[in-house]
Context: one part of a larger RNA
RNA sequence: UGACGGGGGCCCGCACAAGCGGUGGAGCAUGUGGUUUAAUUCGAAGCAACGCGAAGAACCUUACCAGAUCUUGACAUGUCCCAAACCCACCGGAACCGGUGGGGUGCCCUUCGGGGAAUGGGAACACAGGUGCUGCAUGGCUGUCGUCAGCUCGUGUCGUGAGAUGUUGGGUUAAGUCCCGCAACGAGCGCAACCCCUACCUUUUGUUGCUAACGGUUCGGCCGAGAACUCAAGAGGAACUGCCUAUGAAAGUAGGAGGAAGGCGGGGAUGACGUCUAGUCAGCAUGGUCCUUACGGUCUGGGCUACACACGUGCUACAAUGGCCGAUACAACGCGCAGCAAGCACGUGAGUGCAAGCCAAUCGCUAAAAGUCGGCCCCAGUUCAGAUCGGAGUCUGCAACUCGACUCCGUGAAGUUGGAAUCGCUAGUAAUCGUGAAUCAGCAUGUCGCGGUGAAUACGUUCCCGGGCCUUGUACA
Numbered sequence: 001u002g003a004c005g006g007g008g009g010c011c012c013g014c015a016c017a018a019g020c021g022g023u024g025g026a027g028c029a030u031g032u033g034g035u036u037u038a039a040u041u042c043g044a045a046g047c048a049a050c051g052c053g054a055a056g057a058a059c060c061u062u063a064c065c066a067g068a069u070c071u072u073g074a075c076a077u078g079u080c081c082c083a084a085a086c087c088c089a090c091c092g093g094a095a096c097c098g099g100u101g102g103g104g105u106g107c108c109c110u111u112c113g114g115g116g117a118a119u120g121g122g123a124a125c126a127c128a129g130g131u132g133c134u135g136c137a138u139g140g141c142u143g144u145c146g147u148c149a150g151c152u153c154g155u156g157u158c159g160u161g162a163g164a165u166g167u168u169g170g171g172u173u174a175a176g177u178c179c180c181g182c183a184a185c186g187a188g189c190g191c192a193a194c195c196c197c198u199a200c201c202u203u204u205u206g207u208u209g210c211u212a213a214c215g216g217u218u219c220g221g222c223c224g225a226g227a228a229c230u231c232a233a234g235a236g237g238a239a240c241u242g243c244c245u246a247u248g249a250a251a252g253u254a255g256g257a258g259g260a261a262g263g264c265g266g267g268g269a270u271g272a273c274g275u276c277u278a279g280u281c282a283g284c285a286u287g288g289u290c291c292u293u294a295c296g297g298u299c300u301g302g303g304c305u306a307c308a309c310a311c312g313u314g315c316u317a318c319a320a321u322g323g324c325c326g327a328u329a330c331a332a333c334g335c336g337c338a339g340c341a342a343g344c345a346c347g348u349g350a351g352u353g354c355a356a357g358c359c360a361a362u363c364g365c366u367a368a369a370a371g372u373c374g375g376c377c378c379c380a381g382u383u384c385a386g387a388u389c390g391g392a393g394u395c396u397g398c399a400a401c402u403c404g405a406c407u408c409c410g411u412g413a414a415g416u417u418g419g420a421a422u423c424g425c426u427a428g429u430a431a432u433c434g435u436g437a438a439u440c441a442g443c444a445u446g447u448c449g450c451g452g453u454g455a456a457u458a459c460g461u462u463c464c465c466g467g468g469c470c471u472u473g474u475a476c477a
Stems, first nucleotide, its partner, number of pairs: 001477002003474003007471007015461002019425005026316008034307002042053002064302007073127001077126002079123005086103007107116003129291002132289003138285002140280003143276001145274001150189006156165003169180003195268004200237007210226002214224003240262001243256005318418001322377007334365003339358002343354004384415001389410007431453007
């Protein structure tokens, strides 16, 4: 100087408390451990691994296993030889692959002999190739403490020195934020602001968007028309403790006015010096090392989907604030041409057939659902719940046996609110309701967004956890 203390002081955070809803019990989905297996590819491991890499494992992916098969190789560059390339059919084969036959000649230069480019085939060798190992050799990127308020430097001063001071102190703040004081005076990286979205207003422009007034109308902003309103997307304004009161030395704090918004208005992006020898050689790059007729390449089939069990994360429930039936209202973000598909017809349905429109503020996905109105059920393992199983189908796709999703009929399991323990959340939040997208042929209870309805509680900081500053002890570094 740090680190640590079941030392002290001050102060924060859904840290506790106060509340609301869960998890832990059930069934299923998913990840992991374990076990099994020819293989169940690999990585991730307290917080910070476990719906994680994977924003899509039937083949492919695929890295694993079995079998079959290739050896300059699926891919790159260089030398030589041949042929343009390429297309079609047949045979063997599980396929890769091998064999046979047919069609077919282009471009540039030319002394018409040929040469060249691209592409294909062949030969030999330099080489290719490796998701083999090492994240404890590395780059890059990322997690984490933590959006915590800290981390340092120059000069000066003090100290023999390590170092100290500044950065401590008194106030204040979300903040090393600001004020005052002070052997310090300044500065840098952080904080804040500058950026984006959102809340209010003005203005510009009105189509594909809008419709107040006027006219028409098939009653649909549909048409004429309008430029007001909504909205769209550009430009600007607006909030600064600016004003008032109290308090204070100041910074500020408490209250008030006006205001769409008030003291950081709400949200996002933004992550200091560093810590964890944190994670990743399997995203990529890369040193070293190892394999080279194989640890490389191709193919078929299987596996990653196994199942006594254990854990994590979720979904659906256990019902009456509910379930079922009928009627009916109101969104937002997005996406669409190898696409979104209205409408009509058929089908109980998943869907199918025909097919308008739309490269989209124009057409479509698009029915929002919870809600509201009316009816039935009457507390039961039920008109709750839907697992499991049987049968019949639909769709995607060479192909749904291992191993897809969905539909219909039947079947109708556990489950009556969950032990010890444990998680999230402070406001348009929790809870609850639906909805879109990425990935994607198909496949979503996951992920990332969007809007609808919309709470309760916070006395307080003694205690648990994490953190900041000062101080004290130490046989620790």
Molecule: small-subunit ribosomal RNA, 3' major domain
Organism: Deinococcus detaillensis